[in-house]
Molecule: Bacterial RNase P class A
Organism: soil metagenome
RNA sequence: CUGGAUCACCGCGUUGUGCAAACACCGAGGAAAGUCCGGACUCCACAGAGCAAAGUGGUGGGUAACGCCCACCCGGGGAAACCCGCGGGACAGUGCCACAGAAAAUAACCGCCGCUUGCAAGAGCGGUAAGGGUGAAACGGUGGUGUAAGAGACCACCGCGUUGAUGGUGACAUCAAUGGCAAGGUAAACCCCACUUGGAGCAAGACCAAAAAGAUGGCGCUUGAGAGCUGCUCGCUCGAGUCAUCAGGUAGGUCGCUUGAUCACGCGAGCAAUCGCGUGACUAGAUGGAUGGUGAUCCAUUCGCGAAAGCGAGGGACAGGAUCCGGCUUAUAGG
Numbered sequence: 001c002u003g004g005a006u007c008a009c010c011g012c013g014u015u016g017u018g019c020a021a022a023c024a025c026c027g028a029g030g031a032a033a034g035u036c037c038g039g040a041c042u043c044c045a046c047a048g049a050g051c052a053a054a055g056u057g058g059u060g061g062g063u064a065a066c067g068c069c070c071a072c073c074c075g076g077g078g079a080a081a082c083c084c085g086c087g088g089g090a091c092a093g094u095g096c097c098a099c100a101g102a103a104a105a106u107a108a109c110c111g112c113c114g115c116u117u118g119c120a121a122g123a124g125c126g127g128u129a130a131g132g133g134u135g136a137a138a139c140g141g142u143g144g145u146g147u148a149a150g151a152g153a154c155c156a157c158c159g160c161g162u163u164g165a166u167g168g169u170g171a172c173a174u175c176a177a178u179g180g181c182a183a184g185g186u187a188a189a190c191c192c193c194a195c196u197u198g199g200a201g202c203a204a205g206a207c208c209a210a211a212a213a214g215a216u217g218g219c220g221c222u223u224g225a226g227a228g229c230u231g232c233u234c235g236c237u238c239g240a241g242u243c244a245u246c247a248g249g250u251a252g253g254u255c256g257c258u259u260g261a262u263c264a265c266g267c268g269a270g271c272a273a274u275c276g277c278g279u280g281a282c283u284a285g286a287u288g289g290a291u292g293g294u295g296a297u298c299c300a301u302u303c304g305c306g307a308a309a310g311c312g313a314g315g316g317a318c319a320g321g322a323u324c325c326g327g328c329u330u331a332u333a334g335g
Base pairs, nucleotide, nucleotide: 001335002334004298005297006296007295008294009293010292012027013026015024016023017022029318033329034328036327037326038325039324040323041201042200043199044198053197054196055195056194057193058072059071060070061069062068073087074085075084076083077082088192089191093190094189095186096185097184109132110131111128112127113126114125115124116123117122140158141157142156143155144154145153159181160179161178162177163176164175165174166173167172205255206254207253208252214246215245216244217243218242219241226238227237228236229235262281263280264279265278266277267276268275269274299316301314302313303312304311305310
């Protein structure tokens, strides 16, 4: 990256044609999954400003947007192709650094050196971060000068900081000068800095609207409203309520609903992500929730028999829409 292929019969769902019977078209995925991010859409809220809270965190670009993608920078790994990074700030402040160790931040345990004392062993005072020991980490590293012993005290190289120049859109890189280097780690500790963020979600939301109850009005209560029998009138029977309108919006129904930041191909811009133009296509829309079953042939594959050709049998990964997109993550037989 791919996700068994073709055909036949039966069955299911939407839509179309048809008076009907029936017929025709279409009918799951790369993840439809987890619901973890980001949007579209809908309703609610909203003068303006600030605080709080949450999130993001090298630079540039892409995008509707993102915590996603691309390119580059820096750091780490690798011989290399390449891979990995939860990658702002630790001289704004606060906190923490287990065990071991003398000491975890203004370090003297051992050692080294000097002085005092002592017959001596030793003791006391002071200097010293070069050596030993502990640790994940020990107050720049290596070598020299120097010194009582030492020390960036001084020197060379390396590292670090500052300043300048050059290259680059930028992160940054290179070079030069300069400071002797008051100085560890931890921000997925609080915190600081910059940027972003209103809430709920298609069970959003909109429309139609039964029954019962309610409000208003008309007619009627034996001078009979209305109902049944009926094509209509009369007639007969029943008979105290009945009819209309209104608001709300339950049951139920309809819309939202699938043509879209869409897909395929071609050309062009770009290192790429991606974008532009042209042509063509329409490819689920259920809600009691459809997309299934059987058979045949082939494909790959397992087992048995067989010397082989072949024959027979078995199973074919993960998984399944529910408003729709862009990502991420997870699952996945075989090739």